[in-house]
RNA sequence: CGAGUCGGCCGGGUGAUCGCGGCGGCUGCCGAUGGCAGCAGUCGAGGAAAGUCCGGCCUCCACAGGGCAAGGUGGUGGGUAACGCCCACCCGGGGUGACCCGCGGGACAGUGCCACAGAGAGCAGACCGCCCCGAGGGAUCGGGGCAAGGGUGAAACGGCGGUGUAAGAGACCACCAGCGCCGCAGGUGACUGCGGCGGCUCGGCAAACCCCACCUGGAGCAAGGUCAAGAGGGCCGGUUCGCCGGCCUGUGCGGACGGGCGGCCCGCCCGAUGUCCGCAGGUAGACCGCACCAGGCUGCUGGCAACAGCAGUCGCAGAUGGAUGAUCACCGGCCAGUUCGCUGGCCACAGAAGCCGGCUUACAGGCCGACUCGUCCC
RNA sequence: GGGUCGCUAGCUCAACGGUAGAGCUGCGGACUUUUAAUCCGUAGGUUCGGGGUUCGAGCCCCCGGCGACCCA
Numbered sequence: 001c002g003a004g005u006c007g008g009c010c011g012g013g014u015g016a017u018c019g020c021g022g023c024g025g026c027u028g029c030c031g032a033u034g035g036c037a038g039c040a041g042u043c044g045a046g047g048a049a050a051g052u053c054c055g056g057c058c059u060c061c062a063c064a065g066g067g068c069a070a071g072g073u074g075g076u077g078g079g080u081a082a083c084g085c086c087c088a089c090c091c092g093g094g095g096u097g098a099c100c101c102g103c104g105g106g107a108c109a110g111u112g113c114c115a116c117a118g119a120g121a122g123c124a125g126a127c128c129g130c131c132c133c134g135a136g137g138g139a140u141c142g143g144g145g146c147a148a149g150g151g152u153g154a155a156a157c158g159g160c161g162g163u164g165u166a167a168g169a170g171a172c173c174a175c176c177a178g179c180g181c182c183g184c185a186g187g188u189g190a191c192u193g194c195g196g197c198g199g200c201u202c203g204g205c206a207a208a209c210c211c212c213a214c215c216u217g218g219a220g221c222a223a224g225g226u227c228a229a230g231a232g233g234g235c236c237g238g239u240u241c242g243c244c245g246g247c248c249u250g251u252g253c254g255g256a257c258g259g260g261c262g263g264c265c266c267g268c269c270c271g272a273u274g275u276c277c278g279c280a281g282g283u284a285g286a287c288c289g290c291a292c293c294a295g296g297c298u299g300c301u302g303g304c305a306a307c308a309g310c311a312g313u314c315g316c317a318g319a320u321g322g323a324u325g326a327u328c329a330c331c332g333g334c335c336a337g338u339u340c341g342c343u344g345g346c347c348a349c350a351g352a353a354g355c356c357g358g359c360u361u362a363c364a365g366g367c368c369g370a371c372u373c374g375u376c377c378c
Numbered sequence: 379g380g381g382u383c384g385c386u387a388g389c390u391c392a393a394c395g396g397u398a399g400a401g402c403u404g405c406g407g408a409c410u411u412u413u414a415a416u417c418c419g420u421a422g423g424u425u426c427g428g429g430g431u432u433c434g435a436g437c438c439c440c441c442g443g444c445g446a447c448c449c450a
Base pairs, nucleotide, nucleotide: 001374002373003372004371005370006369007368008367009366010365012331013330014329015328016327017326018325020044021043022042023041025039026038027037028036029035030034046349050360051359053358054357055356056355057354058220059219060218061217065266066265067264068263070216071215072214073213074212075089076088077087078086079085090104091102092101093100094099105211106210110209111208112205113204114203127150128149129146130145131144132143133142134141135140158176159175161173162172163171177201179198180197181196182195183194184193185192186191224288225287226286227285232249233248234247235246236245237244238243251280252279253278254277255276256275257274258270259269260268261267295314296313297312298311299310300309301308302307332347333346334345335344336343337342379449380448381447382446383445384444385443388402389401390400391399396433404420405419406418407417408416426442427441428440429439430438
């Protein structure tokens, strides 16, 4: 210099004016534990707020019990509130390399599948071929032996060399590969290395059913709680008999005797002024939940790391027809034009709705760090 | 908030994990004076995208995109 791998970060900035939502403060007014208006202060989208793919917090149903079923996870060790997430390592595969990818337990528990081609595809098999015997003048034919060589296929029951044989074959021998068992060494472990023995060789698929180990009760903030109002009914007062005002209760009708644990059984709990079901009717309002937390930042310590501990510091959206915006000036970036003075346009993806930890996806442009390969120079 | 499905030729749909097919449409030809109908022939597919398992994927698994429906 060129090509590439991995990780982290930012994602327009500053100022002025106007506007919107929340919070607490002050002032004023009112029908006053409150409401309205004004003033100044303070806060006001994200790295993904998104998809809703996982895990939790929280709430109710028995503060959740036993079994079956169903679903999920799947190398080892650690992290975490938890996870299918993260870190480190092991094994397998890819790359020259940095590095990347893997739902990565079990195929001697059983069942099933392996198309086409091929002789034969699962306790296999003989098309060509090799050899022996018989027939024939010969091409060849019949009987038998073999599985080394050829051929098919993704896959053909080890590979190479020798002994042996009519030809051959783990039939036998040495070496190599693989499998199983045993021992030693290293490691917390997955696993790795070395040595010995064995039969000589055993196919693949479980992201097919299944088996094994572990995990999971159900529902979801429209969870759930409080208040108001109301349908219907009753009582009191007034009345021009149309109705009006006030108070109490919290609808009416019908049905069942059981209902709840939303797959089933057990077991448990509640239950007659009760519970459940169906139909009809009323309400569509307010408040809590709900903004402080597995919280952010900085430093130190432990750890390879994920992360943890300690100290200091900060307060950081909370709407409910749903706020977070607009204009101007300067700077920044991109695009187009240019008489090189500048002019014009544009600002990625997107946008809270109970909260948090992850994953995944979208994203203009830019910055930083570590490392690899190639070429050249010193 | 919770759940169930679908995506294959221009359209409507098929397809045990084994070389993706049918009908309509299109194009060419025949028949007809011509058109329609009929007959013959023919073209047309990254099976929504990406990755994985497998000898082999439209089908199985994972991630995403688009669309439809149901419940509260």